[in-house]
Context: one part of a larger RNA
RNA sequence: CUGGGCGUAAAGCGCGCGUAGGCGGCUAUUUAAGCUAGAUGUGAAAGCCCUGGGCUCAACCUGGGAACUGCAUUUAGAACUGGAUAGCUAGAGUAUGGGAGAGGAAAGCGGAAUUUCCGGUGUAGCAGUGAAAUGCGUAGAUAUCGGAAGGAACACCAGUUGCGAAGGCGGCUUUCUGGACUAAUACUGACACUGAGGAGCGAAAGCGUGGGGAGCGAACAGGAUUAGAUACCCUGGUAGUCCACGCCGUAAACGAUGUCUACUAGCCGUUGGGGGUUAACUUCUUUGUGGCGCAGCUAACGCGAUAAGUUCUCCGCCUGGGGAGUACGGCCGCAAGGUUAAAACUC
Numbered sequence: 001c002u003g004g005g006c007g008u009a010a011a012g013c014g015c016g017c018g019u020a021g022g023c024g025g026c027u028a029u030u031u032a033a034g035c036u037a038g039a040u041g042u043g044a045a046a047g048c049c050c051u052g053g054g055c056u057c058a059a060c061c062u063g064g065g066a067a068c069u070g071c072a073u074u075u076a077g078a079a080c081u082g083g084a085u086a087g088c089u090a091g092a093g094u095a096u097g098g099g100a101g102a103g104g105a106a107a108g109c110g111g112a113a114u115u116u117c118c119g120g121u122g123u124a125g126c127a128g129u130g131a132a133a134u135g136c137g138u139a140g141a142u143a144u145c146g147g148a149a150g151g152a153a154c155a156c157c158a159g160u161u162g163c164g165a166a167g168g169c170g171g172c173u174u175u176c177u178g179g180a181c182u183a184a185u186a187c188u189g190a191c192a193c194u195g196a197g198g199a200g201c202g203a204a205a206g207c208g209u210g211g212g213g214a215g216c217g218a219a220c221a222g223g224a225u226u227a228g229a230u231a232c233c234c235u236g237g238u239a240g241u242c243c244a245c246g247c248c249g250u251a252a253a254c255g256a257u258g259u260c261u262a263c264u265a266g267c268c269g270u271u272g273g274g275g276g277u278u279a280a281c282u283u284c285u286u287u288g289u290g291g292c293g294c295a296g297c298u299a300a301c302g303c304g305a306u307a308a309g310u311u312c313u314c315c316g317c318c319u320g321g322g323g324a325g326u327a328c329g330g331c332c333g334c335a336a337g338g339u340u341a342a343a344a345c346u347c
Base pairs, nucleotide, nucleotide: 004318005317006316007301008300012315014201015200017198021194022193025088026087027086028085029084030083031082033081034080035077036076037075038074039073040072041071042070049065050064051063052062053061054060091191092188093187094186095185096183097182098181103177104176105175106174107173108172109171110154115149116148117147118146119145120144121143125136126135162169163168206247207246208245209244210243211242215241216240220236221235222234223233258314262310263309266292267291268290269289270288272286273285274284275283276282296303297302320347321346322345329340330339331338332337
């Protein structure tokens, strides 16, 4: 380099945006770089191959041919790729009107519950467990009624639901704002796809500064259990969990399935939108989301129009187990660490 692969065996970057690059719709004219054909020159000799000859044969030597798949120049061709020009509308996008949605950001508001505090009633227990004890309580707890404070999360609705590129998003209202879908026209005219580097987003935990702190709760303390119990159970409880700003950049970041395009039996649900029907509803089309299943694929399991089928484009990644996602070096980070990433040795 070719080849073979990447759901579960090694292997899809956590996710989108986008630079270079790669790749790219229909028609006409043109060009002739790629491409095709011819010619000329060259492609040393030897060797290899074919066919003769000479050593008695052979090895060996020797004549001729072919080959040297290449390069250069030149003539011609114009289907395809590329370039140029002109046009088109099926890809892509824009405008207008709609309805759906836990999509994002900010501000305000609400009720239930837990806890604490104050007051009333009231008396000896409460809490907890397999059973207990630590703990709380006659300085009046638990229970119950009224009031107040504060923080966090939003019961029912709720769904195989919906939205988002992913992470993720759930009380209500307002403001700002992104995307998708849909109907009928109009417009732009290939503006598309992918995407090495790059830059951005990115759960939880963790870090920095300043707030906040109800509940829960690493660490820690005590009580149990036990042979022991640095645990599981119980009583407490600090960081943290919450907010603002700034870092970190990782997850079984999973559909363990990269993105874009086209095509390929059916059946049963369901979200949103459009058309038809007086309506219930039904039917068709479309968008998303599920369950079966033909062909096909697969080592099997299974996948099966949301493909793991048949194809096109581009990127990423894999190459026996351990050593090791480690060492060293570089880059990034306040740190924790992240990222890039070996070898000896060994089986």

The part of an RNA shown here (small-subunit ribosomal RNA, central domain) has 347 nucleotides and comes from an uncultured prokaryote. The prediction has a mean pLDDT of 88.